Small-subunit ribosomal RNA from Psophocarpus tetragonolobus, 1468 nucleotides, folded computationally. RNAcentral holds the sequence, with entries from SILVA. The coordinates come from a structure-prediction model, not an experiment, and the mean pLDDT is 83.

């Protein structure tokens, strides 16, 4: 310090997630030691048991022991004093002067310190106790006795008040004594406490008004003290948008965690403050409304003899419960502190220690050195090896730790004594490598990789995602990585997050400028000079507790930890200076702003007048059949006279041309003409005022269209509605009608894509070109023109900005000020609540839940019922067909024991693999058999091999008999073949074509890319685009490109011309023959083989840009690629093939291998594809007689002769081929017959006699003779091929092959056309441009209803619970009053009584409780509403392309649903 994740890729916006640190943690798993810390975060839930606050006999009576007595010792229930208000716990409440910080005045203070004064007098009681007595107990009652530092009286240098006066003290004890400890009363101090106040201190406005002792004054009361603290009276104040009140949440702080910091979060342990002690109220006291006190009330628990009592662990241990979760019913007061005491001392769960827990942190260890035969074993493997791995074993060494002995502290102070921890820490001897390693991870982020298993299953997952048979992501293993007595997960906080932005963000299009203006509070504000010193700045002293953090030093062997010192402490308050800036005071200025004067442009506003064109209706005339409307129609109107045309009348609404990125207005908006009324702007001149300014939360005004209320009006248009069309449907688009409305008056509504999607103001920062208004200059007779200034409005563009697009003096630039708004998408502008409205609605405006994206700009593709250019037998122009018939072949489907398998839109499956299924083939089925196998290699044993015979069987096979002994040799043996055996293995047309090699297709289409450079943040672009050109990215020119590669072309083969060379079996001539053969000669021709030449837009002309090229011509066998072939770029289709072959991996192994027999692949209702033959006269039949090319042939082709009607049979010459044979070419041509018909067309089908091949012809072959003689008369929708030696037509041959289902396929030649205007349209391809919400790329994406399931939420008659406040009732304890009913020791007394006290009664206040009506919150609720999510549902197709009616916004109506239509607006 960043990273992952939206996309085909990119940049941006923006969320989600991760890496870091931390914790009072918990959980899984594992666990050696020590030091130091920490340990109920949940039920402030309930608590058994024990302990946690007592002490003083030197305040007092008393008891006991003991004694002859005095004395002595001891105890402490009771009286009395002090302390139980500290210490310890906890965080419920509290949003508060509670806390923090800084100040203040009207106070109190036991014990302590300093200091002054004082202590007189007597007296009366009450406990304990004794007796009697009640009660279950707790605890009492009555009578009698008694002491004090208990109680009472008097007095006063104090207090109150001043004019009298009133109130109020004391105590003794110890000691032989000195004296000590106490007591009372003043004054002061210290420490502690109470009170007041400035500032700071969470969230919500869907809480906006709150307050009646409330705010102030006076009198009185009250308190330690101020005070509405309380009361009476008067006034009507007080608080609040700088957030009162209300609601929710919460102890506050030093600190702690995190962060670079600013901040954010937090409030365990330690420390300060506060609150609380079962809930509430009071008493006593210096101090409490009192944790371990009491009284009262309430709830709960316990005891009870039912009459009544007892209790309060949020002290330490501990128990139950709750919970993911938190310890021992331990030791001792040795130390530190506290209470009491004169002291000894006692008490002390404060505190000191130990125990439990890896809860955290720090430290140590589990051994060290050597050790290659690179051991065994595991894992992997390319089978060579690699790795675990010097790791182990083994050798040597050490002893932290461990076990066991010995010694043994400090902490203890002031003379001694005193140690819980503890025989602990520590030191030392002995023993022996001995007692001690796990957890998580390994696709990326993120360090670390392989095998096996599994097969979208099981599972993983923080995010992205992984898993559908080769998973580095699941599970296991081996290895590796990280940390380590731990480790990983979960939870929470900060960081990363500049993701609430002060530091430090934004708002044209991503979320976000209020529709516009006026203006209040507030914020901000021109120039000059004074004053002050609030802000500001600079000193100074004090404070901000300690601890913590930081720095230095020191002590634990180090560290953690502890100690000492220092520094820091941003804040608040005091005080001294300065005066630039802000502010204040005062005085000025004119530049900002405004006023007045003079001109001027304008659809700016309001009001009442006037005008013509058009439309519709009505009246009248002419006229006579249609009009109207549409893509095409129909509804509609019309012989009762429409439409058309002429004349007249009426009505309402809107104002053509001018008209313009022209004008005005704040915006909405504004247009016929003239008038009236008031208003705003600009310009010029420079008179006046003198900062009067800018912005603007709340507030107010205006605010298109639609809509609403009431009254008018109503021509045209026109939601709704109705009719007609269209359609699968058509609640639409189109058409005929048509109501609200549109118009007006008065009043509501307050919203729009109210948009420049751009808030207002001010200043500054290049220009160019326009337009409007105005002024001046020049010019002119004048108007223009030209130049300049100001204001307004456009366009282009520099710098700069921007994610890009773009903006660019009218900023989206550079700055300042003010306001509004945003913080992922959906849910949702929804719900609830409130305000507003007649209503429709508007304004404000969430959450649960859900997703990992949603989005902006730009890029490359793809697509478009978008545009442009261009090409192709793509269309068109033609020729011949297919589709109809019969047959052949193939396919689907069906059938079957099996009908083996594959190929499935495209000359990309279907006469395809298959260049040939009767057996074989053969992979399928039935049956019969075999198991190292039909085939290969290796080992061992036997035997040569081969041959022959017989039995059985469908065959394969099984069983038996006979003959035969070979070859080489170093004499051991070996080779070939056969057979038997065991094991490695063979075998497989078994699976996966989605693991592969190979191939098809787009397409022989012209494209596909690279290097360097340049442009762009980048994807990417440029090059490859543009102009004209080509078959072509072919070549030329231009150009931020310059070059290059794979394709194109050329190079290769065949054909076409010539030439050279070579002539046999070919050719020619002669001889010769019935015809041939044969022979001789030749190399001119044909032909054959090899080589060479030739064609290149080379030449001429026109055109083109002086180019490329194109057009025409010449010459030439051939002319513009001469014709044909081979040749197939980057890629696409997970296209095809594991059954050609090869091959990875996975199944089978007495079977998914192998052998045999028979069957099947040939089935058939049907459908499709490709062909053949036809439908006839351009023909058929028959007869005569011509002309090819290219092939094949020895298990072959087979002449000749002969037999047969024929297929064919017999014979067997020649040929291993330019020699012989297949072999006859056919159409054509010349004759004859047929004469338009189901025929002398057509040949299917069937019968029968035969031939051939083969082991075999039944399933299931071909051929032949005779007989039979079906459909079919040119073929619907649709559709195919072909541009010249082509189509069409005619025959020939080969391969496969015993034969052949071949009409197929491949090749060969013969005869030999027609047409192409052209590119509008169909199909396909290429280039370019526009749009896009597509990228699996339109077979895309995507919207809404309905149906189903689940989830959360709203409404809901109500019901339940809690909290809060109000009014009334009741009114405990207790304080303060009142009373004189009862009572009364001290004092007075005249002895009657009084003062004073107590009890009772009563009044005010008063807790809890009750009643009533509310507010708020939570839960629940029949039913109901929408929302979200889900799987392959249903109905449509609204949006994205012109999305097939451009879309969207507001509004109204309407419709199953998306939606549709009307009105106005926007361009996104």
């Nucleotide at each position: 310090a960043g990273a992952g994740u939206u996309c085909g890729a990119u940049c941006c916006u923006g969320g989600c997630u991760c890496a870091g640190g931390a914790u009072g943690a918990a959980u899984g798993u594992u666990g050696g030691c020590g030091g130091c810390a920490u340990g109920c975060c949940u039920u402030a839930c309930a608590c058994a048991u024990g302990c946690a606050a007592g002490u003083c006999g030197g305040a007092c009576g008393g008891g006991a022991a003991g004694u002859g007595g005095u004395g002595u010792u001891u105890c402490u229930a009771g009286u009395g004093g002090c302390a139980g208000a500290c210490g310890g716990g906890u965080g419920a409440g509290u949003a508060a002067c509670g806390c923090g910080u800084a100040a203040g005045a009207a106070c109190c203070u036991a014990c302590c310190c300093u200091u002054g004064g004082g202590a007189g007098g007597g007296g009366a009681a009450c406990a304990a106790u004794a007796g009697u007595u009640g009660g279950a107990a707790a605890c009492g009652a009555c009578u009698g006795c008694u002491a004090a530092u208990a109680c009472c009286c008097g007095u006063a240098g104090g207090c109150u008040g001043a004019g009298g006066a009133g109130c109020a003290a004391a105590a003794g004890g110890a000691g032989g004594a000195a004296u000590c400890c106490g007591c009372c009363u003043g004054a002061g101090g210290a420490g502690g406490g109470g009170c007041u106040c400035g500032c700071g201190u969470c969230u919500g406005a869907u809480u906006a008004g709150c307050u009646a002792g409330u705010u102030c004054a006076u009198g009185a009361g009250g308190c330690a003290a101020u005070a509405g603290c309380u009361u009476a009276c008067c006034a009507a104040g007080g608080c609040g948008a700088u957030g009162a009140u209300c609601a929710g949440u919460a102890g506050c702080u030093g600190g702690u965690c995190u962060g670079a910091g600013a901040g954010g979060a937090u409030a365990a342990u330690c420390a300060g403050c506060c609150g609380c002690a079962c809930u509430g109220g009071a008493c006593u006291a210096a101090g409490a409304c009192a944790c371990g006190g009491c009284c009262c009330a309430g709830a709960c628990u316990c005891c009870u003899a039912c009459g009544g009592g007892a209790g309060g662990c949020a002290g330490c241990a501990g128990u139950g419960g709750g919970g993911a979760a938190u310890u021992u019913u331990c030791c001792a007061c040795a130390a530190u502190g506290g209470g009491c005491g004169a002291a000894a001392g006692c008490c002390u769960a404060a505190g000191g220690g130990a125990g439990c827990a890896a809860u955290g942190u720090c430290g140590c260890g589990u051994g060290a050195a050597g050790g290659u035969a690179g051991a065994a074993g595991g894992c992997c493997u390319a089978c060579a090896g690699g790795u675990c791995a010097u790791g182990a074993a083994c050798u040597u060494c050490u002893u932290u730790u461990c076990c066991u002995g010995a010694a043994g502290a400090a902490g203890a102070a002031g003379c001694a004594a005193u140690g819980a921890a503890g025989g602990u820490a520590u030191u030392u001897g002995g023993g022996g490598a001995a007692u001690a390693u796990g957890c998580a991870u390994c696709g990326a982020c993120u360090a670390a990789c392989u095998c096996c298993g599994u097969g979208c299953c099981a599972g993983c997952a923080g995010u992205u995602g992984c898993g559908g048979u080769a998973a580095g992501a699941c599970a296991g293993a081996a290895g590796a990585u990280g940390c380590a007595a731990g480790u990983a997960u979960u939870a929470u906080c900060c960081g990363a997050a500049a993701u609430g932005a002060u530091u430090g963000g934004g708002c044209g299009u991503a979320a976000a400028a209020c529709g516009u203006c006026u203006g209040u509070a507030g914020g901000u504000g021109g120039c000059u000079u004074u004053u002050u010193a609030a802000g500001u700045u600079u000193g100074u002293a004090a404070u901000c507790a300690a601890a913590u953090c930081c720095c230095a030093g020191g002590g634990u062997u180090c560290a953690a930890c502890c100690c000492u010192g220092g520094a820091c402490a941003g804040g608040c308050g005091g005080u001294g200076g300065a005066a630039a800036c802000u502010a204040c005071c005062a005085a000025g200025c004119u530049g900002g702003a405004g006023u007045a004067c003079g001109a001027u442009a304008g659809g700016g506003g309001c009001a009442g007048a006037g005008g013509g064109a058009a439309u519709u209706u009505c009246c009248g005339g002419u006229g006579g059949a249609g009009c109207g409307g549409u893509g095409a129609a129909a509804u509609g109107c019309g012989u009762a006279g429409a439409g058309a045309u002429c004349g007249g009348a009426a009505a309402g609404a809107a104002c053509a041309c001018c008209a313009a990125c022209g004008g005005c207005g704040a915006a909405a908006g504004c247009a016929c003409u003239a008038u009236g009324c008031a208003a705003a702007g600009c310009c010029a001149a420079c008179a006046c005022u003198g900062a009067c300014a800018c912005u603007g939360a709340g507030a107010g005004a205006c605010g298109a269209a639609a809509g609403c209320u009431a009254g008018g009006g109503g021509a045209g248009c026109g939601a709704a509605u109705a009719a007609g069309a269209u359609u699968a449907g058509a609640u639409a688009c189109c058409c005929c009608a048509g109501u609200a409305g549109u118009c007006u008056u008065a009043g509501c509504c307050a919203u729009a894509a109210a948009c420049g999607a751009u808030g207002g103001a001010u200043a500054c920062u290049a220009g160019g070109c326009g337009u409007u208004g105005u002024a001046c200059g020049u010019a002119u007779c004048g108007a223009c023109c030209c130049a300049u200034g100001c204001a307004a409005u456009g366009u282009u563009g520099u710098a700069g900005c921007u994610a890009a697009c773009g903006c660019g003096u009218u900023a989206a630039g550079u700055a300042u000020c003010c306001c509004g708004c945003c913080u992922g998408g959906g849910g949702a502008g929804u719900a609830c609540a409130u305000u507003u409205g007649c209503a429709a609605g508007a304004a404000u405006g969430a959450a649960a839940c859900u997703c990992a994206a949603a989005g902006g700009a730009a890029u490359u593709g793809a697509c478009a019922g978008g545009g442009g250019c261009c090409c192709g037998c793509a269309c068109a122009a033609g020729c011949a067909g297919u589709g109809g018939a019969g047959c052949a072949u193939g396919u689907g489907g069906u059938u079957u024991a099996a009908u083996u398998c594959g190929a499935u839109g495209c000359a990309a499956a279907a006469g395809c693999g298959a260049a040939g299924a009767a057996u074989c083939u053969u992979a399928c089925c039935a049956g019969g058999g075999c198991u190292u196998g039909a085939c290969a290699u290796g080992c061992c044993a036997c035997a040569a091999a081969u041959c022959c015979u017989c039995u059985u069987g469908a065959a394969a096979g099984a069983a038996a008999a006979g003959g035969g002994u070979g070859c080489c040799u170093u004499a051991g043996g070996g080779a070939a073949c056969g057979c038997a055996g065991a094991c490695a293995c063979a075998g497989g047309u078994g699976g996966u074509g989605c693991a592969u090699g190979c191939u098809g297709u787009c397409g022989u289409c012209a494209g596909c890319u690279c290097g360097u450079g340049c442009c762009g943040u980048a994807a990417g672009g440029u090059g490859u685009u543009g102009g004209g050109u080509u078959a072509a990215g072919u070549a030329c020119c231009a150009c931020a490109a310059c070059g290059a590669g794979c394709g194109c072309a050329a190079c290769c083969c065949u054909c076409g011309u010539g030439u050279u060379u070579a002539g046999u079996u070919g050719c020619c001539a002669a001889c010769g023959u019935u015809g041939a053969g044969u022979u001789u000669g030749g190399a001119a021709c044909c032909c054959u083989g090899a080589g060479c030449a030739g064609a290149c837009u080379g030449c001429u002309g026109a055109u083109g840009a002086u180019a490329a090229g194109c057009c025409a011509g010449a010459g030439g066998a051939a002319g513009g690629u001469g014709a044909g072939g081979a040749u197939g770029a980057c890629g696409u289709c997970a296209a095809g093939u594991c059954a050609u072959c090869a091959u990875g991996c996975c199944g089978c192994u007495u079977a998914u291998c192998c052998c045999c027999u028979a069957g099947g692949c040939g089935a058939g209702a049907c459908a499709c594809a490709u062909g053949c033959u036809a439908u006839a006269a351009u023909g058929g039949a028959u007869g005569g007689g011509a002309c090819a090319a290219a092939g094949g042939a020895u298990c072959g082709c087979g002449a000749u002769c002969u037999c047969g009607c024929g297929a064919g049979g017999g014979u067997g010459a020649g040929c291993u081929a330019a020699c012989u044979c297949c072999a006859a070419a056919a159409a054509a041509u010349c004759g004859u017959c047929c004469u338009c018909a189901g025929u002398u067309u057509g040949g299917a089908u069937u019968g029968u006699a035969g031939g051939c091949u083969a082991c075999a012809a039944u399933u299931c072959g071909c051929c032949c003779g005779c007989a039979u003689g079906a459909a079919g008369u040119u073929g619907g929708a649709a559709u195919u091929g072909c541009u010249a030696g082509u189509a069409a037509u005619c025959g020939u041959c080969a391969g496969u092959c015993a034969g052949c289902c071949a009409u197929a396929c491949g090749a060969c030649g013969g005869u030999g056309a027609a047409u192409u205007c052209g590119u509008u349209c169909c199909c396909g391809a290429g280039c370019u441009u526009u749009g896009u919400a597509c990228a699996c790329a339109c077979u895309g994406c995507c919207u809404g209803u309905c149906a189903c399931a689940c989830u959360a939420u709203g409404g809901g008659a109500g019901c339940u619970a809690g909290c809060c406040a109000u009014g009334c009732c009741c009114g405990a304890a207790g304080u303060c009053g009142u009373u004189a009913c009862c009572u009364u020791a001290a004092c007075c007394a005249u002895a009657a009584g009084g003062a004073g006290g107590g009890g009772g009664a009563u009044g005010u206040c008063g807790a809890a409780g009750g009643c009533a009506a509310g507010g708020c919150u939570a839960g629940u609720g029949a039913c109901u509403a929408g929302a979200g999510u889900g799987a392959a549902g249903u109905c449509a197709u609204a949006a994205c392309a012109a999305g097939g009616u451009a879309g969207c916004c507001g509004u109204a109506c309407u419709a199953g649903a998306a939606g549709g239509u009307g009105c106005g607006g926007c361009u996104g």
NCBI's taxonomy places the organism under Eukaryota, Embryophyta, Magnoliopsida, Mesangiospermae, Psophocarpus.